[in-house]
RNA sequence: UCUAGUACAGGCGAUGGAGCUCGCCCUAACUUGAGGUUAGAACCACCGUUACAGGUUAAUGGCUCCUACUGUUAG
Repeated sequence: UCUAGUACAGGCGAUGGAGCUCGCCCUAACUUGAGGUUAGAACCACCGUUACAGGUUAAUGGCUCCUACUGUUAG
């Protein structure tokens, strides 16, 4: 790094990954032998525009680490 097996594991909290932790949502209809389908919830920053455009900050909800980006200093 790849493959296989087993076990565990719901989703979300403005830009990636992991651990811990906090909060929020977790519903309805159709259909079925089992299943499945559709809709929906929590969530989606700020300035600016009638709207589009344009502009600004931030990789966390919080803590820590990694990665990317930015600034400064040194080699």